Bacterial RNase P class A from a Burkholderiaceae bacterium, 335 nucleotides, folded computationally. The RNAcentral record of the sequence draws on ENA. A source record names the gene rnpB. It matches the Rfam family "Bacterial RNase P class A". The family's RNA type in Rfam is ribozyme. Rfam links the family to the GO terms ribonuclease P activity, dimeric ribonuclease P complex and tRNA processing.
[in-house]
RNA sequence: GAAGCGAGCCAGACCGCCGCUGGCACACCGGCCGAAAGGCCGUGCUGGAGGAAGGUCCGGACUGCACAGGGCAGCGCAGCAGCUAACGGCUGUCCGCCGACAACCCGCAAGGGCCUAAGGCGAGGAUCAGAGCAACAGAGACGAGCCGAUUCAGUUCGGGUGAAACGGGCAAUCUCUGCGCGCAGCAACAUCAAGUAGGCGGACGUCGACCCGGCCCGGGGAGUCCGCGGGUAGAUGGCAUCGAGCCGUCCUGGCGACAGGCGGCCCAGACGAAUGGCGGUCACGUGCCCGGCGACGGGCGCGCACAGAAUCCGGCCUAUCGGCUCGCUUCACUC
Repeated sequence: GAAGCGAGCCAGACCGCCGCUGGCACACCGGCCGAAAGGCCGUGCUGGAGGAAGGUCCGGACUGCACAGGGCAGCGCAGCAGCUAACGGCUGUCCGCCGACAACCCGCAAGGGCCUAAGGCGAGGAUCAGAGCAACAGAGACGAGCCGAUUCAGUUCGGGUGAAACGGGCAAUCUCUGCGCGCAGCAACAUCAAGUAGGCGGACGUCGACCCGGCCCGGGGAGUCCGCGGGUAGAUGGCAUCGAGCCGUCCUGGCGACAGGCGGCCCAGACGAAUGGCGGUCACGUGCCCGGCGACGGGCGCGCACAGAAUCCGGCCUAUCGGCUCGCUUCACUC
């Protein structure tokens, strides 16, 4: 320098104007809500999407229900060793396959073959437990037989087809082995708790409780009062600062995934409804035009993705305009 790989990072920047939303503080003259406390409208400060917030595929935390123990059934996983809260994830390694230039081999050539590097991929336990399956070709395809020759004798030899003819293959067909898994999911669940809803218990009541504003008459009249707990609407918590948390050029152990230590930080959040809009300047990419031998400069226009939290985490997969950085391998050249 070329080619081939691998890993990580960013996800436009700044200014102005107008807004949305969480928290804190101040204010309460006025308005609205409220029985009140207080809340909202106001002002100030401050926080406010992602690498996938997505698909909801896998694993957990958490919550309720179930649960002595064992087994069957069902579902899932599968070399070996590890990491982890756990996993179908990740790391290391063995095996198999793929994998370029050069060299080598074949070829007149085009090209092909072979070998491996970095690297990539693999549903990689078991077919002496049992069952099942095998296109085309072939007489015959899982049972051992068939054809030709040969022999005392299925005794010996040969046989085209085909991936496979006699001994094998397939477990991504059932099956067997080992291991794991209780069921539901934040619309989980917990607390408080209206109703001229309803339930249970007690007392009184057609010998008239109770009502017709105090008393009498008269009239109506089957309920009235007290207590209890469940629970609907609704409200609050769960739920968003203390966690499997985030950051560090740090230290220790380990090949590594990772573990331990030290230091720093607090980092969105619902009414399940915020996180935006407009303008300008500059980036970046690109098309056309102009100037220039050229490197390049200028002008005009267009574009600037995928997407968007909703109980919270760890993964996987999928989507994504573009840009940047680092590392590894091979080959060639120079010193």